A computed fold for an 85-nucleotide RNA from a Halanaerobiaceae bacterium, annotated as c-di-GMP-I riboswitch aptamer. Its mean pLDDT, the model's own confidence on a scale to 100, is 90. The source organism's lineage runs through Bacteria, Bacillati, Bacillota, Halanaerobiales and Halanaerobiaceae.
RNA sequence: UCACGAUAAAGGUAAACCCAUUGAUAGGUGGGGGCACAAAGACACGGGCCUAAGGUAGAAAUACUAUGGCAGCCGGUCAGCCGAA
Numbered sequence: 001u002c003a004c005g006a007u008a009a010a011g012g013u014a015a016a017c018c019c020a021u022u023g024a025u026a027g028g029u030g031g032g033g034g035c036a037c038a039a040a041g042a043c044a045c046g047g048g049c050c051u052a053a054g055g056u057a058g059a060a061a062u063a064c065u066a067u068g069g070c071a072g073c074c075g076g077u078c079a080g081c082c083g084a085a
Base pairs, nucleotide, nucleotide: 004083005082012037013036017032018031019030020029021028022027035072041078042077043076045075046074047073048070049069050068054065055064056063057062
C1' cells in the first nucleotide's frame, strides 16, 4: 500500500414506531427512539423500486409518463477512521 475485519480502542450513523414541520404524493427535515450498520459517508452514473402534481389518452372509471424521490435494494465513482488475527 492492497486485501481483510476483532465481543479491541476512540468515535460515528440510526430501522420500525411516536411528535412537530414541509411536500400534490412518494418523500424530506427537526426532536424522541434504536432494528441494525465497517462505509448505514458523498454522488441518482447503470439497473431496480416508490410516487404521479403537471402532461397525454379517455365520456368517465382509469391507464401511461419524472422533470419528483429512495444511497439502509444491487453495481459504479469519489473521498474517509482504527489495526488484532